Predicted 3D model of a 545-nucleotide part of an RNA (small-subunit ribosomal RNA, 5' domain) from an uncultured prokaryote.
The coordinates come from a structure-prediction model, not an experiment, and the mean pLDDT is 81.
Context: one part of a larger RNA
Parts: sequence; C1' cells; structure tokens
RNA sequence: GAACGAACGUUGGCGGUAUGCUUAACACAUGCAAGUCGUACGUGAAAGUUUCCUUCGGGAGACAAGUAAAGUGGCGCACGGGUGAGUAACACGUGGAUAAUCUACCCGACAAUUUGGGAUAACAUUUCGAAAGGAAUGCUAAUACCAGAUAAGCCCACGGUGUCUUCGGACGCAAAGUGGGAAAAGGUGGGGACCUUCGGGCCUACCGUUGUCGGAUGAGUCCGCGUCCCAUUAGCUAGUUGGUAGGGUAAUGGCCUACCAAGGCAACGAUGGGUAGCUGGUCUGAGAGGAUGAUCAGCCACACUGGAACUGAGACACGGUCCAGACUCCUACGGGAGGCAGCAGUGGGGAAUUUUGCGCAAUGGGCGAAAGCCUGACGCAGCAAUACCGCGUGAGUGAUGAAGGCUCUUGGGUCGUAAAGCUCUGUCAGAGGGGAAGAACCUCCUGUCGUUUAAUAUGCGGCAGGCCUGACGGUACCCUCAAAGGAAGCACCGGCUAACUCCGUGCCAGCAGCCGCGGUAAUACGGAGGGUGCAAGCGUUGUUC
Repeated sequence: GAACGAACGUUGGCGGUAUGCUUAACACAUGCAAGUCGUACGUGAAAGUUUCCUUCGGGAGACAAGUAAAGUGGCGCACGGGUGAGUAACACGUGGAUAAUCUACCCGACAAUUUGGGAUAACAUUUCGAAAGGAAUGCUAAUACCAGAUAAGCCCACGGUGUCUUCGGACGCAAAGUGGGAAAAGGUGGGGACCUUCGGGCCUACCGUUGUCGGAUGAGUCCGCGUCCCAUUAGCUAGUUGGUAGGGUAAUGGCCUACCAAGGCAACGAUGGGUAGCUGGUCUGAGAGGAUGAUCAGCCACACUGGAACUGAGACACGGUCCAGACUCCUACGGGAGGCAGCAGUGGGGAAUUUUGCGCAAUGGGCGAAAGCCUGACGCAGCAAUACCGCGUGAGUGAUGAAGGCUCUUGGGUCGUAAAGCUCUGUCAGAGGGGAAGAACCUCCUGUCGUUUAAUAUGCGGCAGGCCUGACGGUACCCUCAAAGGAAGCACCGGCUAACUCCGUGCCAGCAGCCGCGGUAAUACGGAGGGUGCAAGCGUUGUUC
C1' cells in the first nucleotide's frame, strides 16, 4: 500500500447492488418448512336453506353434496433446504477402466394387456387404557394381494462354430436346436349398426399396466498422478498378505466363512500423534509465490449421541422405523412423548451478525388427464454505513477587505470572496397529482385448418382472436408546487509524512508505529487559532499478502 462475512470509538443526508452467528455440531417455547391424485377403490357427514307431519319436545324428506372428511391404493417423501462435527481418505481434483454393474420417471422400437380366486382397512357392535394407543366379532371394494394360461423376445441347463480377451469370459454367426422357468390392470371420453340385465358388451381415442431391446439421465465400484505438520513418532500387521472352494452383493474383491501357504508395508517416511471438509475460486503480488476456502457453483460427510435394518429404482433415510444412552416434557405412577446443523424466533456463549413479515404473480420442484393443490426452494419487503458504487449538502457576483476570533515589532497580518447583500438554479429529502406502466407467459374459451377414426363424436396438433391472473406496490418513473430552505464530519500537523503559531503545564500530567518528546521560551503533552489529508464517513484494533 491492498484486502476483510470484521469489531470498537466518533459522526451520520439519500439511492442502487450485494452481504449479514467466523464463537456453543450448545439447549430450544411457538408457528410454518411434503404433499398430491375421486380419470385406481369402497364409504360418506354437518352447518345452513326449504317442504311436510307434530303430542309443539321434535320427527321425516329435498338441496347443500356424492361436497368436507377419514381409510385402502398409486406416485413423491433419497429432490429441494441446512451445517462442516467427523474425515489425511480413492474424501477431493484430474485422467482413465467397468469384458465386474444398476438406473423409477422420460424418449425410440417391438410384442402383449388372458382366465379365475380368497381376503382386508374404512364402517358397525363390543371391549381394555389416564393418555399414547390397542383387542375381539361381523360386512365390503380396487390399478391392493394370490393362483393359473400364453411367450415374439428374456433367463437357466445341455450342444456346434468365428473374432477378441484380464484366459474368468464378452460379442456374434449359421441354421436346426432340445428341456425347463418367469408377465399384466384397468380407468375416462365418444359412438353408426348388432346384442343388452340399459350398467355395458362391441368399435374407437387417450391415459395407464406387462415383457424385451436401445437411448438419455443419475449412481455404484476400481486404477495412475497430485493433496498439511511432527522422526523429541522407527518399526507396523493374524483376516494380517496371497491361493482354493463356497457364501453374499446390482457388481469386482478377505467383503465374509472354511482350509492351505507365510506372507504384506516401511527412511522414496510405514505405524503413531496433531491439525483440517476438498475443489472451481478469493485476497495479495510485476511475476514466481504466499495466505485462504464466507457468499455463488461442483463433490463429500453429517442430522440429539451410538448401533441396526425395513420399504423402495434409489436410503441404511434431517422433519421414517427399531434398540441403547444423555437430556427435556406429560402422567391417574401402570406407562407414554420429543429432537430447528429447514425459515423466522428464544435463552446461552461472544468483540460481534437481522423480521416469530408478504406472496406463490414470476423461475423451479412434487402430484394430477386437466382445472388445480402444496412449496420458509424461490421472488419480494423489513433491519444493519457491513462492503462497493453513484448523488447531494448549492451556483454566480460581491472589498467599507465589515463585525468578531487569533496573532502582532501596534504599522499591520490572517480566517477571507469567506460572510452579509444582490441575481439565479432546483439534484435529493417534503407536499400534491398522474402512473392499475413493463416484468406475462402459460392455462382456458371461440373460430379455422390438419391428423386419428367407420364417423361430421371425441381426442391431439398448428394458426388467429378473446377473457382472466402482480406479492413487490400506489412502488419505479413522469409532472407540478414551495423552498437555499432539512443535510459534515473524522484524523493528523517533530522526522519517516502533506500540514505552524500562541497560551497552559514543568521528567509532572501525559504522548508514542519506530526514532523518541516532557526537568520554565515544548511546531512532539493539553487547549485555541490556522493548516493538511480523506469525506458520509474518518480513525483505532485484529488478520493475510
């Protein structure tokens, strides 16, 4: 000199864009943060309105409404969001391998979507418990569950052959194989004949379902190289190193087991200890390098602490389950409930870090055929000079060089064109209007054309037109009004280092980054006048180069 997620002191007008618990991965009150689908399925209210009856207490029916709601089932909940405790490791970076692998939803191609069955929740009744939560009996549905049929292709065993190969297999080929095995589910819209129990069958379209191949995306595993300090850490290792066989996994492998052999690593630093998430990047520097890893982006790890599996395409799962532990809460003492390192917020710690805000309008995500619903992701607003950038606090003129302050050799000098005065301007702030701006597309409706189809239904696609939708926000911006009116401080002035005099003090009080200053004329302490430097900031402290 530069920089900062900064803090402290002092001062403080406005706007834009960013950023904001670096400490206790400490404990958490409260609210919200993951739901959705009735075009998978069976049930199914009430308030209210109204009609009738009435013993005037009430009862019954219709609409509300097949709505709300709970339940079965499907998909999602493994994404998004947070944190950096652990980890010195194939964790990360980079480059490869997978002939050792998987991949829901999505896309393309091919082939199908058949015949049956038994339950169960919801519900009703009974019952246990303080509660959380159960138990028994009875009824019912499905795209829930189970059994069978079929197999283009798929899997397994046996059999022929070519190429490549890590020698284990992989990919093919020809025709001509043989035996065995594994599938499925329906829903909605429309309809001319025929059948009909009037629901439908049947035809057709869309959505789904099953099998196989390929793609895309995502993931698993392995390998080369790189990645902090300590030798005042020198030896470490028995599933240890390798083999055979088996198990296990989507998959290789001591990953696991049995047996056999005695190996494997290490001064090119094993083992042990300390510290630490890694990277793109960021800061600095002419560069080489050094330091660092906030925000943003990629990867990893974790979710009160430790362990475990279940479901699933995918987890050993932040707002799932089970066990143990610590802590907190409820209890009828028998037993139960919980997990903010999600967004706000509270206590605590600390030098120190914000609102218990608005909205799904946009972007993105989940579900749904769609309308739509959900979304503390996100978009916005609020707080903070925390940082960067921009603007303003007026402009011109004005010498009796006014008054006043300071100084003085008493002549003057200086603050100083500075002020006053005169003439203007109107940024920002203020007031009043305008502004339903842009950010908006999608969906939906209508028309038309094309396509599907037996069809002019329906569905799908293209084009044109129309309607609706804004949290921010009466915000940005524009116009008008009035008015110089409301808006400057901080540090320094001995040298380094730009900027000097007077008074006070008298080695005292004090200053100080280094040199040093102060003991009676202190440009170095304190005050004043003047000056210098930055400026809505300025200094100090801390850290890095």
Its Rfam family is "Bacterial small subunit ribosomal RNA".